[in-house]
Context: one part of a larger RNA
């Protein structure tokens, strides 16, 4: 802009796109077949191996906003305690999230048409002949069936449900933000609110804080005290912060 009235919300699937992989063992069976040697067709079972998609409960990375230990210095007047800087100073861990080296699943079977073979019946040719008329089977291939898209499929489809110059259907401007994200768009929400933030309580990391007692001549050790301190994560709680408005929208239709 279009879909001949404006929305919302849900669908049909014309058509597209994607997939489709493959190996090994076991069992029928040391059987059929073969003079041995060797050694199956088929059927059924289990294990894999690359690939795809999702997902982070476990296994490990990452985690410069989290915790700890430390070396030089410098500042906070000294002690003590801390903070800057030095590749995050270094080093040991580690939540979220976002990954693989992890986890879960997948490729099927049914069906149709058919390549090439293989037939049946059967003249041209009183025989034969899968073809000439008819008609059967036969592949990881094609159509389908799985998946994701899809009505601008101008053939523009199909359902519900709302709206009538407003006591107005929707949706936007604008604000809190995030499972979305380059903007944009998407989603959650805007006080008839738990969207962030802050507070509270958790899980969860860290590894027992700082002061102070007490033991040591002292480094230190110890009770307090499985403390202290906590980043995205869980759940609550209106404390601040989404305030107040503002421009659109319909008739050529029933």
């Nucleotide at each position: 802009u279009g879909u001949a009235g404006g929305a919302u919300g849900a669908u049909u699937g014309c058509g597209g796109a994607g997939g489709u992989a493959u190996u090994c063992c076991c069992c029928u069976a040391g059987u059929a077949c073969g003079a041995g040697a060797g050694g199956a067709u088929u059927g059924g079972g289990g294990a894999g191996u690359a690939c795809g998609a999702c997902c982070c409960u476990c296994u490990g990375g990452u985690g410069u906003a989290c915790c700890a230990g430390u070396u030089a210095u410098c500042a906070c007047g000294c002690u003590a305690g801390u903070g800057g800087u030095a590749c995050g100073g270094c080093u040991g861990g580690g939540u979220a999230g976002c990954u693989a080296c992890g986890g879960u699943c997948g490729g099927a079977a049914c069906g149709g048409a058919u390549a090439a073979g293989c037939g049946c019946u059967g003249a041209a040719u009183g025989c034969a002949u899968c073809u000439a008329a008819g008609u059967g089977c036969g592949a990881a291939g094609c159509c389908u069936u799985c998946u994701c898209u899809a009505a601008g499929a101008c053939g523009a489809g199909u359902c519900a449900u709302c709206c009538c110059u407003a006591u107005c259907a929707g949706a936007c401007c604008c604000c809190u933000g995030g499972g979305a994200g380059a903007c944009u768009a998407c989603c959650a929400g805007g006080u008839u609110g738990a969207u962030a933030g802050g507070c509270c309580g958790g899980c969860g990391g860290u590894g027992u804080a700082a002061g102070u007692g007490c033991a040591g001549c002292a480094a230190u050790g110890u009770a307090u005290u499985u403390a202290g301190c906590u980043u995205a994560c869980c759940g609550g709680u209106a404390c601040u912060a989404a305030u107040u408005g503002g421009a659109c929208g319909a008739u050529c239709g029933g």
Large-subunit ribosomal RNA, domain VI from a Planctomycetota bacterium, 254 nucleotides, folded computationally.
Taxonomically the source falls in Planctomycetota (Bacteria, Pseudomonadati).
Its Rfam family is "Bacterial large subunit ribosomal RNA". Rfam 15.1 lists 51,934 matches to the family in 10,816 species.
Its mean pLDDT, the model's own confidence on a scale to 100, is 85.